[in-house]
RNA sequence: AGGCCCUUAGUUUAGUGGUAAAACAACGGUCUCCAAAACCGUAGAUGAGCGUUCGAUUCGCUCAGGGCCUG
Numbered sequence: 001a002g003g004c005c006c007u008u009a010g011u012u013u014a015g016u017g018g019u020a021a022a023a024c025a026a027c028g029g030u031c032u033c034c035a036a037a038a039c040c041g042u043a044g045a046u047g048a049g050c051g052u053u054c055g056a057u058u059c060g061c062u063c064a065g066g067g068c069c070u071g
Stems, first nucleotide, its partner, number of pairs: 001070007010024004018054001026042005047063005
């Protein structure tokens, strides 16, 4: 330099044109003499921008970051 792939919550992952899901973590509560565990509940995310579309996390382009390959 060229090619391919990935980027979603604090972390690890789902999802896929029409309300974004779960686990762990965090916080609150129940229980307990206290704590842990268990149970109940709460908050929290689509890398940035532009475009297509009635509607974009999903499709296209550019950029950023990460990984693999070629030279």